This is a predicted structure of an 85-nucleotide RNA (c-di-GMP-I-GGC riboswitch aptamer) from Candidatus Aquidulcis sp. Its Rfam family is "c-di-GMP-I-GGC riboswitch aptamer". Rfam 15.1 lists 1,298 matches to the family in 717 species. The sequence was found by an Rfam model in a public genome assembly.
């Protein structure tokens, strides 16, 4: 450097639940913990997710991010600790 303990000192916080923003997905707070060695951070690239507004359509309804998801997977950027190997 790799690696990642029944270590140590700390963080985080899923489902659900209460209010709030928001068309929606989904976000911030509070409770609450499945879980997590990056569950830190960046939507870059794959993916996944909504469909306000706009196409199209008689109409059901498609179709699509300029919304969103880093706790789906890479990459990028920063970072605690140290036991065996």
């Nucleotide at each position: 450097c790799a690696c990642g303990a029944u270590a140590a000192u700390g963080g985080c916080a899923a489902a659900c639940c209460c209010a709030u923003c928001g068309a929606a997905a989904g976000g911030g707070g509070g409770g609450g913990a499945c879980g997590c060695a990056a569950a830190g951070c960046u939507a870059c690239g794959g993916g996944c997710c909504u469909a306000a507004g706009g196409u199209c359509g008689c109409a059901a309804g498609a179709c699509g991010a300029u919304g969103g998801c880093c706790g789906c997977c890479g990459a990028g950027c920063c970072g605690c600790c140290g036991a065996a190997u």